[in-house]
RNA sequence: UCACCGAAAGACCAAACCCUUCGCGAGGAGGGGGCGGAAAGCUUCGGGUCUUUGCAAGCAGGGAAAAAGACGGCCGGGCUGCCGAA
Numbered sequence: 001u002c003a004c005c006g007a008a009a010g011a012c013c014a015a016a017c018c019c020u021u022c023g024c025g026a027g028g029a030g031g032g033g034g035c036g037g038a039a040a041g042c043u044u045c046g047g048g049u050c051u052u053u054g055c056a057a058g059c060a061g062g063g064a065a066a067a068a069g070a071c072g073g074c075c076g077g078g079c080u081g082c083c084g085a086a
Base pairs, nucleotide, nucleotide: 005084006083012037013036017032018031019030020029021028022027035073041079042078043077045076046075047074048071049070050069051068052067053066
């Protein structure tokens, strides 16, 4: 120095909920707030969940395939990163 690992110390992020705001919606942004997190940093590459549109027939109900989105704090993968005890 690197890898594994996660003691200590100093940092970091920020669940639910509330307020404001954007969006058809899932959900996003800002402020407050802390459930928690060793990557709860970034990235849709794979899976999964959710939303919207939507297919055929005269109507209704149900709602497949498919398409477009959302979730990185759903899991896996990729990239990067603070500290250095056993």
About this RNA:
This is a predicted structure of an 86-nucleotide RNA (c-di-GMP-I riboswitch aptamer) from a Nitrospirota bacterium. The model forms 81% of the base pairs in the Rfam consensus. Its mean pLDDT, the model's own confidence on a scale to 100, is 80. It matches the Rfam family "c-di-GMP-I riboswitch aptamer". Rfam links the family to the GO term cyclic-di-GMP binding. The sequence was found by an Rfam model in a public genome assembly. The source organism's lineage runs through Bacteria, Pseudomonadati and Nitrospirota.